[in-house]
């Protein structure tokens, strides 16, 4: 210090999440030791038991208990004496009692409290203070009681009552008395208004207590100090305005009362004030601070432990005592609860220390000691002290230590992984050797903390104080610590390993189980689940959860924003407030500086020191950024005073405008009415219909009326604060600009609340109503059409008055001021003859700058200043509730629960569009022929079946894989067999194998018999068998794990790269533009210059020709010969097949800058790519194929392998694709006559000849083929048929045959005879083809025994028609545009309806809570009154008045909970309409 997450990618905005630190923590797993700290955050819930405040005999009377003494008696004893009993306060002491001091401290808790409670700084001229210190003075005399005690009584008890006796440092009275108190007066000083202080005079009032060890300790009054407390004030101190008004002792005064003291603190009277937007009042929450955590800081959060203050003590109220309390372990009353009870009454208060129950995720021992520190009492000894000092429990935290160290490679075994005969890793790790001994164990020694008080003693000497020496005292604790001994011995876990984030593999699982902080993993190869191996991090801990700060500049003072991301108020005026021009003077409030006081200690920081270190602790320093006081400074801000003119305004002059308001007037158009002309339609639409019209429409002419709006001018113009404003003209009042510089002299800017204005629609009342037109009606459209379109049509639109108060009220840009380059256009004014200048506006383009970019740019979104408004993720929601406004509609203000990880802005590349432009293609059009109808063939779907094996499925599957299913093929089914296997390899063994015959069987197979090796000298080899082992085998799955191959877009013209340049970036440029091309083909232009893969060319065939060559081909000429190229011969020709030539817009004309294009051009066999083929860029479709083959993974192994027989793949109500043959006369049939090319042939092609009607049979010359074999057909000629289901058509069926083959039943082809079906040109729709093409005709080949071939691949024969053209359909290319799409339009996505879940609003009501008000009643108690009773008195009992806690009643408000029913919202998996493209009605 940042990172992840919105996108295909980018930049930005913006939220969510993570890494850090912390905790009084809890939970999970684990756990060796020590030190220091901490330990009910919840129920201020209830508490059993014990302890936590007593002490003083040096105040007192006393004496119950204990001890001692004395006296007496008894017993024992000779006695001393011992024991026991009784008596005795005589002594030590002391229960209870009177009295004094303490109990108001210490300890606990955080309920209440938003307050002078707390913090800080002041004040008290308005105060008190026991004990302590200092000083001054005093301490005389007398008296009355009440406890204890005795006695009587009541009661279960607690306790109480009567009578009697008594002491004191108890109480009372008298004396004395002041610098005390009070009253009156005089003089002076000071201050802050009342006043204060000093000096002084007089009068009045008020004190005391004794005890003693004789040292001392006390008592009273006053003054001062110290300490503590009280009161007042400035400043600081949480949230809510959906709390805006609150207040009656309220605010002030006078007087009185009360208090230690001021004060409405209380009361009487008088006045009407006081607080509040700088937030009163109300509601909610909360003890405050020092500090603590975090943070760079500013801040934010927090207030455990320790310290200070406050509040409280079961709940509420009250006072008493006292120096101090309205009192935690005191009192009284009321209430709730618990306990005791004899039922009549009583007792109690752990938020002290332990402990118990309960609550809870959760928090300890009913421990030891007063040795130390501190406290109370005491002269002291001492007593008390759950304060405190210690110990116990708990990894709760912080800190420290250890669990060993060195060596040790065969890199052991085992585990795990892999590319697996081997390697890697665990890993110097282990074993093993040597060493050490912290901790632990055993034994031994053993502290400091202790110095005082007190006692003894010495010295000094202010004779009651100081200093010194000695003695006494340890809960912790036989602890810390030290020493000795043995021995690696007693001691490692937890989390994580997809990214963030350090750390990777295997197996299992298969959107299951599960993980997850965010993004997200898991659907058969998961580094993300679970296990394992390995690794990483931390370590006696590690993780998780919760919470806080940080990161988050994500509330922004430091340090943010508001055109489009959330955000400028619709506009102006203006109150408070904030800010404010120039000069001079003054002041010193802000500001700055010095000094002083304070800012407790602890803590933080620094230094040093003490525990072996550290944590911890001690000492010192610094700091404490604050507040107060004081002294200065005076630039700036403020206050005050004075002046100025430039800001602002006024005046005068001249303009400007659809500014406003109120009258008058005008024409065009529309509608209506009346009349004329006129006749059959008009109107309307994409097309129609509704509608109007023969009762005369529409059209047209004239007249009349009505209401509304003002064409042209008109503009990129003008005006206005905005909304908004348009015919002409008058009135009224306003605005603005310019010029002059006469006047005022900062009068200014902004503006929370507030006020005014405020489009359209809407509302109220009254008018008006021509047009248009929600609602509504009808007609269309449509699947529907509550719409879009059409015909009508009411509110409304118009006027007056009054409401409403909102709009994409937009420049999505608040107002004002200053400054920062220009160019150009325009409106108004002024100057200028003009050019032009200048002021105020209105636009465009741009510099700098700004901005995420788009953009903006003197009309700022730039640079600064002032003020206001607003924003803080999306949804829920501008919703609910409340309040205010409104007649209503509704408006303003304006949440939460819940839910998501995004929502969003700008720009980029694509894709898409029922967007645009340009262009191409048998894409359409123009033509020719088909398909779709029939029969048949073939493929597919479906169905059927034991099986009908599998695959291919829009284009891009369907005469496809299959270029040959009767067996085989064959993968399917049924049945019968085999299991190292049907085939191949290796190893050892045997010696045959082969062949023949027989039995069984459907065959495979099984069994039996016969026969029996070869080569080699040998070693050995060949071949075969059976056995074992290692191997096998699988057309089983996954084409979504793959290779290879293929289809398609598409033979479309595209797809990219290097360098440079532009952009924050994705990316762009190049590749765009203008031309051109079949073409990203080429040229020109150009921040691009070049290049690559594609295009083209190079390759093959065909078309022309030359040369070479001449057999098997050819034969013009020559010779011989025939029916016939048959022979000789020839190379001319055809042809064959090698090598060349030829075509390049090269030439000409036109056009164009060029590339190029055009031409009936020339030449040429061929002319602008000559025709055809091969050739398929980057990529797309998870396209197809695991069944051609190969291959990862998974699966089967007496079977999913393999062998055999039979069957099936050939089924058949049906549907589709592709074909064949036809429907006939451009034809059929018969007869005759011509002309090819490509090919094939040895298990082959087969001639002649014979034979059969024929398929064929016989035959076998010739041919491994330019040699032999292999009838071309259509065409042409002649004849016949004459429009019919025919002399068309041939399906189907019967019969008879031929051929192939082991075998034609399922299930072959062909032949002959017979039969003679449908079909008479085919609906919607749809396919092919642009020339040697379509159409038509035959021929050949592959596969193959044969063939279901009408298929496929080739070959030649005959041989057309048409293309105006690019509007439309389909596909494609380029540019551009929009986009909410990016799985990319087969996209995305909204709401309604139905179901489930979740939170929430309303609601007749019901229940509960806190607070307030009124009335009734009223305890205890203070105060007041009274007082016939008690007391000598002081005083008291009693009675009574006011007030009041609690209680009761009543009405209302508020806040919660719940509620039949109901409203919308969110999240889930599937069906209809709308938004995103012109989204098909923007």
């Nucleotide at each position: 210090a940042g990172a992840g997450u919105u996108u295909g990618a980018u930049c930005c905005u913006g939220g969510c999440u993570c890494a850090g630190g912390a905790u009084g923590a809890a939970c999970g797993c684990u756990a060796g030791c020590g030190g220091c700290a901490g330990g009910c955050u919840u129920a201020a819930c209830a508490c059993a038991u014990g302890c936590a405040a007593g002490u003083c005999g040096a105040g007192g009377g006393g004496c119950a208990g204990c001890a001692u003494g004395a006296a007496c008696a008894a017993u024992a004893g000779c006695a001393a004496u011992a024991u026991u009993g009784u008596u005795u306060g005589a002594u030590g002491g002391c229960g209870a009692c009177c009295g004094g001091c303490g109990c108001a401290c210490g300890g606990g808790u955080g309920c209440g409290u938003a307050a002078c409670a707390c913090g800080u700084a002041u004040g008290c001229a308005a105060u008190c203070u026991a004990c302590c210190u200092u000083g001054u003075a005093c301490u005389g005399g007398g008296g009355c009681a009440c406890a204890a005690c005795u006695u009587c009584g009541a009661g279960a008890a607690a306790u109480c009552g009567g009578a009697g006796c008594u002491a004191a440092u108890u109480c009372c009275c008298c004396a004395u008395a002041a610098u005390a108190c009070c009253g009156a007066g005089a003089a002076g000083u000071g201050g802050c208004a009342u006043c204060u202080c000093u000096u002084u005079u007089c009068a009045g009032u008020u004190a005391a207590a004794g005890c003693u060890c004789a040292g001392g300790c006390g008592g009273u009054a006053c003054a001062a100090g110290a300490u503590g407390a009280g009161c007042a004030u400035g400043c600081g101190c949480c949230c809510a305005a959906u709390u805006a008004g609150c207040u009656a002792g309220u605010u002030g005064g006078u007087g009185a009362g009360g208090u230690a003291a001021u004060g409405g603190c209380u009361c009487a009277c008088c006045a009407a004030g006081g607080c509040u937007a700088c937030g009163a009042u109300u509601g909610g929450u909360a003890g405050g601070g020092g500090g603590u955590c975090u943070g760079a800081g500013a801040g934010g959060a927090u207030g455990a432990u320790c310290c200070c203050c406050c509040a409280c003590a079961c709940u509420g109220g009250u006072a008493c005592u006292g120096a101090g309390a309205c009192a935690c372990g005191g009192a009284c009353c009321a209430g709730a609860c618990u306990c005791c009870u004899a039922c009549g009454g009583g007792a109690g208060g752990c938020a002290g220390c332990a402990g118990u129950g309960a609550g809870g995720a959760a928090u300890a021992u009913u421990g030891c000691g007063c040795a130390a520190u501190g406290g109370a009492g005491g002269c002291a000894a001492c007593u008390c002290u759950g304060a405190c000092g210690c110990a116990g429990c708990c990894a709760u935290g912080c800190c420290g230590c250890g669990u060993g160290a060195a060596g040790g490679a065969u890199g052991a075994a085992g585990g795990u992984c892999c590319u697996a005969u081997g390697g890697a890793u665990u890993g110097u790790a282990a074993a093993c050797u040597u060493c050490u001994u912290u901790u632990g164990u055993a034994c031994g020694g053993g502290a400091a903390a202790a110095a005082a008080c007190u006692c003894c003693u010495g010295c000094u000497c202010u004779u009651g104080a100081g200093c010194g020496g000695g003695a006494c005292u340890g809960a912790u604790g036989g602890u810390a610590c030290c020493g000795u001994a043995a021995g690696a011995a007693u001691a490692a876990g937890c989390a994580c390993c997809g990214g963030c984030u350090a750390a990777c593999u295997c197996c299992g699982u298969g959107c299951c189980a599960g993980c997850a902080g965010c993004c997200g993993c898991g659907g058969u190869a998961a580094u993300a689940c679970g296990g394992a191996g390995g690794g990483u991090g931390c370590a006696a801990g590690c993780g998780u959860u919760a919470u806080c700060c940080g990161g988050a500049u994500u509330u922004a003072u430091u340090g943010g924003g508001u055109c489009u991301a959330a955000a400028g108020g619709g506009u102006c005026c203006g109150u408070a407030g904030g800010c404010g021009g120039a000069u001079c003077g003054u002041u010193a409030a802000g500001u700055c500086a010095g000094c002083g006081g304070u800012g407790a200690a602890a803590g933080c920081c620094c230094a040093c020191a003490g525990c072996u270190c550290a944590a911890c602790u001690g000492u010192g320093g610094a700091a404490u950024u604050g507040c107060c006081g004081u002294u200065g400074a005076u630039a700036c801000u403020g206050g005050c005073g004075a002046u100025c003119u430039u800001g602002a305004g006024u005046g005068c002059a001249a303009g400007u405008g659809a500014a406003g308001u109120u009258g008058g007037c005008g024409g065009a158009a529309u509608g209506u009415g009346c009349g004329g002309u006129g006749u059959a339609g008009c109107g309307g639409u994409g097309a129609a219909a509704u509608g109007c019209u023969u009762a005369g429409a529409u059209a047209u002419c004239g007249c009349a009326c009505a209401g509304a709006a003002c064409a042209c001018c008109u503009a990129u113009u003008g005006c206005g604060a905005a909304g908004g404003c348009a015919g002409c003209u008058g009135g009224c009042a306003a605005a603005u600009u310019u010029g002059c510089a006469a006047c005022u002299g900062a009068c200014g800017c902004u503006g929370a609340g507030g006020g005014a204005c405020g489009a359209a629609a809407g509302c109220g009342u009254g008018g008006g109503g021509a047009u248009c037109a929600a609602a509504c009606a009808g007609g269309a459209u449509u699947a529907g059409a509550u719409a879009c379109c059409c015909u009508g049509g009411u509110a409304g639109u118009c006027c007056a008055c009054g409401c409403c108060g909102u709009a994409a009220a937009c420049g999505a840009u608040g107002a004002u001021c200053a400054c920062u380059a220009g160019a150009u256009u325009u409106u108004g004014g002024c100057c200028g003859c003009a050019a032009g200048g200048u002021c105020a506006g209105a636009g465009u383009c741009c510099a700098a700058g700004c901005g995420a970019a788009a953009g903006u740019g003197u009309u700022u979104a730039g640079u600064g200043a002032u003020c206001c408004a607003c924003c803080u993720g999306g949804g829920g929601a501008g919703u609910a509730c409340g309040a205010c406004c409104g007649c209503a509609a509704g408006g303003u203000u304006g949440a939460a629960a819940c839910u998501c990880a995004a929502a969003g802005g700008a720009a980029u590349u694509g894709a898409c569009g029922g967007g645009g432009g340009c262009c191409c293609g048998c894409a359409c059009a123009a033509g020719c022929g088909g398909u779709g109808g029939a029969g048949c063939a073939u493929g597919u779907g479906g169905u059927u079946u034991a099986a009908u094996u599998c695959g291919a499925u829009g284009a891009u599957a369907c005469g496809c894989g299959a270029g040959g299913a009767a067996c085989c093929u064959u993968a399917c089914c049924u049945g019968g067999g085999c299991u190292u296997g049907a085939a191949a390899g290796u190893u050892a063994g045997u010696g045959a194998c082969c062949g023949a015959u027989c039995c069984u069987g459907a065959a495979a197979g099984g069994g039996a018999u016969c026969u029996u090796u070869c080569c080699g000298c040998a070693a050995g080899g060949a071949c075969a068998c059976g056995a074992a082992a290692c191997u096998a085998g699988g057309u089983g799955c996954u084409g979504c794990a793959u290779g290879g191959c293929u289809g398609u877009c598409g033979u479309c013209a595209g797809c990219u790269c290097g360098u440079g340049c532009c952009g924050u970036g994705a990316g762009g440029u190049g590749u765009c533009g203008g031309a051109u091309u079949a073409g990203g083909u080429u040229c020109c232009a150009u921040a691009a210059c070049g290049a690559g893969c594609g295009c083209a060319a190079c390759c093959c065939c065909c078309a022309u020709u030359u040369c070479u060559a001449g057999u098997u081909g050819c034969c013009a000429g020559c010779g011989g010969g025939u029916a016939a190229u048959c022979c000789g011969g020839g190379g001319a020709c055809u042809c064959u097949a090698g090598a060349g030539a030829a075509a390049c817009u090269g030439c000409c004309c036109g056009u164009g800058u060029a590339a190029g294009c055009g031409g009936u051009g020339a030449g040429g066999a061929a002319g602008g790519u000559g025709g055809g083929g091969a050739c398929g860029a980057c990529g797309u479709c998870a396209a197809g194929u695991c069944a051609u083959c190969a291959c990862g993974g998974c699966c089967c192994u007496u079977a999913c392998g393999u062998c055999c027989a039979g069957g099936g793949c050939u089924a058949c109500a049906c549907a589709c694709g592709u074909g064949c043959u036809a429907c006939a006369a451009u034809g059929g049939c018969g007869a005759g006559u011509a002309c090819a090319a490509c090919g094939g042939g040895g298990a082959g092609c087969a001639a002649a000849c014979c034979u059969g009607c024929g398929a064929g049979g016989g035959g076998g010359a010739g041919c491994a083929a330019a040699u032999c074999c292999u009838g071309a057909a259509a065409a042409c000629u002649c004849g016949u048929c004459u429009c019919a289901g025919u002399u068309c058509g041939g399906a189907u069926u019967g019969g008879a045959g031929u051929c192939u083959g082991c075998a034609a039943c399922c299930c072959g082809a062909c032949u002959c005879c017979a039969u003679g079906a449908a079909g008479c040109u085919g609906g919607a729709a749809u396919c092919g083809c642009u020339a040697g093409u379509a159409a038509u005709c035959g021929c050949g080949c592959g596969u193959c025994a044969g063939c279901c071939a009408u298929g496929g691949c080739g070959c030649g024969g005959u041989g057309a028609a048409u293309a105006c053209g690019u509007u439309c359909c389909c596909g494609g290319g380029c540019c551009u545009u929009g986009u909410a799409c990016a799985c990319a339009c087969c996209g995305c996505c909204c709401g309604u309806c139905a179901a489930g879940c979740c939170a929430u609003g309303g609601a007749a009501g019901c229940u509960g809570g806190g607070g307030g008000u009124a009335c009734c009643u009223a305890a205890a108690g203070u105060c007041g009154g009274u007082c016939a009773c008690c007391g000598u008195a002081a005083g008291g009992a009693g009675c009574u008045g006011c007030c009041u806690a609690a209680g009761g009643u009543a009405a209302a408000a508020c806040c919660a909970g719940u509620g039949a029913c109901u409203g919308g919202g969110g999240c889930u998996a599937a069906g209809u309409c709308g938004a995103c493209a012109a989204g098909g009605u923007a």